[in-house]
The RNA shown here (SAM riboswitch aptamer (S box leader)) has 118 nucleotides and comes from a Chitinophagaceae bacterium. Its mean pLDDT, the model's own confidence on a scale to 100, is 79.
C1' cells in the first nucleotide's frame, strides 16, 4: 500500500511552543481561527476495538476435575491503539416520500479507527 470484517447521532481539554491557516483529496456550502489556526511537547480526560476478570452454554482432552477453544451476558481500565468544535460539519451518486428551484429518509461511494491477513 492492497484486501476482509466491525463501528462511525453518544463521550471527553488545559498549559507551553508556534505564528496563519484549519475543518476529507476535489468542488459547492456552512463554520472555526490574531480573544491565536495547523504542527510539535507536557499533563489530563473520553471511549472500550484489542486486552484483562467473572458467570453461563456448547465443543475438545480426560475416569472425573483441572485445562483449552468458541459464543453470549456482566464488569474493569494495568497494557497496545484511537479520540477530545459542529452527525464522518453538510452535500456530491442511486432510489423513495412530501406541501417539490426545496426538505426528509434509505442505501452506496469516499474517508476515519480497530482487529485480522498477504
Nucleotide at each position: 500500500u492492497a484486501c476482509u470484517u466491525a463501528u462511525c447521532a453518544a463521550g471527553a481539554a488545559a498549559g507551553g511552543u508556534g505564528g496563519a491557516g484549519g475543518g476529507u483529496a476535489a468542488u459547492g456550502g456552512c463554520c472555526c481561527u490574531g480573544c491565536g489556526a495547523a504542527g510539535c511537547c507536557u499533563u489530563g480526560a473520553c471511549a472500550a476495538c484489542c486486552u484483562c476478570c467473572u458467570u453461563u452454554u456448547a465443543g475438545c482432552u480426560g475416569u472425573a476435575a483441572u485445562g483449552u477453544u468458541a459464543a453470549a451476558a456482566g464488569g474493569g481500565a494495568u497494557g497496545g491503539u484511537g479520540u477530545c468544535a459542529a452527525u464522518u460539519c453538510c452535500a456530491u451518486c442511486a432510489c423513495g416520500c412530501u406541501g417539490a428551484u426545496a426538505g426528509c429518509g434509505u442505501g452506496g461511494a469516499a474517508g476515519a479507527u480497530a482487529a485480522g491477513c498477504c